[in-house]
């Protein structure tokens, strides 16, 4: 130096959590190489040499070991910053409501604003009137198998005959009842009324008359006062997300270093 056969090691790792501690199944992040089978979270197995039991592959070339570098990602803390949400508070709030002062604009006003007085109406009650619709009277028409009237074919009964009788259907007229209808009259009624009389009411509105004589109304803004807590802002407390800072653990990857035995040639 070459060949053959073994063994160590390797066949993923990490984070949080759990645990006296160390691993595992479970969750999360990486990676691509999930070695296979069995069991396992109020659990399974171990004890600082810290998974257990069984099996397979590769095998010191290094894919094995460890120092250092880098760093996915996780995680802790913060009188830090940004943002979002929940609960509590009526807080001198520029939030909401109302009023007062002032201003601007617009409308209206001696064809009289606003205010005052008076009367009437609107409102309520009673009585009356009218209207409306209803009912009754009234007029017309329809309308009874028999238990309405009149006339009664046929048939039936009486008679020697003449004739007579009761009487269904039919026809006519009507009752109860039904339909229609002007006018007029009567009765009861009402979410009707430019109506009348009387009484009541006393706030608002409308109208008329009288007195006075220049403002009144609306919108916006400002000052002040009072009230409110639905919204906004403010205060207190909690949760979530992101950024930053200081930590902590740390995969894959990179540099370089270390490295077993036996036999044969």
């Nucleotide at each position: 130096c070459c060949g053959u056969g073994c063994u160590a090691g390797c066949c993923g790792g990490g984070g949080a959590g759990g645990c006296a501690g160390c691993g595992g199944u479970g969750c999360c992040c990486u990676g691509u190489a999930g070695c296979c089978c069995g069991a396992a979270a109020a659990c399974c197995g171990c004890u600082a040499u810290a998974g257990c039991g069984g099996g397979g592959g590769u095998g010191a070339c290094g894919c094995c070991c460890g120092u250092c570098c880098c760093g996915a990602g996780g995680u802790g803390u913060a009188u830090u910053c940004u943002u979002u949400u929940c609960g509590g508070g009526g807080c001198a709030g520029a939030c909401c409501c109302a009023a007062c002062c002032g201003a601007a604009c617009g409308g209206u006003g001696c064809c009289g604003a606003g205010g005052g007085g008076u009367a009437a109406g609107u409102c309520c009650c009673g009585c009356g009137c009218a209207a409306c619709g209803c009912g009754a009277c009234c007029c017309g028409c329809c309308g009874a198998a028999c238990c309405g009237c009149g006339u009664c074919a046929g048939g039936c009964c009486c008679u020697g005959a003449c004739g007579g009788g009761a009487g269904c259907a039919g026809c006519g007229c009507u009752a109860a009842g039904g339909c229609g209808g002007c006018a007029g009259c009567c009765g009861a009624g009402u979410g009707u009324g430019c109506c009348g009389c009387g009484g009541g009411g006393g706030a608002g509105c409308u109208u008329g008359c009288c007195c006075u004589g220049a403002g009144c109304c609306g919108u916006u803004c400002c000052u002040u006062u009072g009230g409110g807590g639905a919204c906004c802002g403010c205060c207190c407390g909690g949760g979530g997300a992101g950024a930053u800072a200081c930590g902590u653990c740390g995969g894959a990857g990179g540099c370089g270093g270390g490295c077993g035995c036996a036999c044969g040639g």
A computed fold for a 265-nucleotide RNA from a Clostridiales bacterium, annotated as Bacterial large signal recognition particle RNA. The gene name in the source record is ffs. Lineage of the source: Bacteria > Bacillati > Bacillota > Clostridia > Eubacteriales. The RNAcentral record of the sequence draws on ENA. The prediction has a mean pLDDT of 76.